[in-house]
Molecule: SAM riboswitch aptamer (S box leader)
Organism: uncultured Polaribacter sp.
RNA sequence: ACGUUAUCAUGAAAGGCAGAGGGAUUAGACCCAAUGAAGCCUUGGCAACCUCUCACUUUUGAGAAAGGUGCUACAUUCUACCUGUAUUGAACUUGUUUCAGUAACCUAUAAAAAGGGACAGAUAACAG
Numbered sequence: 001a002c003g004u005u006a007u008c009a010u011g012a013a014a015g016g017c018a019g020a021g022g023g024a025u026u027a028g029a030c031c032c033a034a035u036g037a038a039g040c041c042u043u044g045g046c047a048a049c050c051u052c053u054c055a056c057u058u059u060u061g062a063g064a065a066a067g068g069u070g071c072u073a074c075a076u077u078c079u080a081c082c083u084g085u086a087u088u089g090a091a092c093u094u095g096u097u098u099c100a101g102u103a104a105c106c107u108a109u110a111a112a113a114a115g116g117g118a119c120a121g122a123u124a125a126c127a128g
Base pairs, nucleotide, nucleotide: 003126004125005124006123007122008121013043014042015041016040017039021032022031023030026080027079028078029077044072045071046070049068050067052063053062054061055060076120081117082116083115085103086102087101088100089099090098091097092095
């Protein structure tokens, strides 16, 4: 490198060097940038994967933030592959259930919204 598992709609600033790009790749869009992009350094901060402490002991839960990472514009900036309703309340029959409401779609077909899933990516731990 490849692989496994988990998470990814929250959150979080300044200074110096530097000098034109950046937001992962491909395509399209949309944003950021000489009122200073990327990158590097210093000091903060956010978060809680490992670690630490406590409880419980398959699991897990709570806490701290000293240590190892990570992050510190826009949902992983959005979409591109599949699917095609979602959500709130009540009831008992506790389930792909019933009733009522809200939003969207449809009532010719196609397309497609919302939501969900997959692929890919990022980070952590493990393994290698």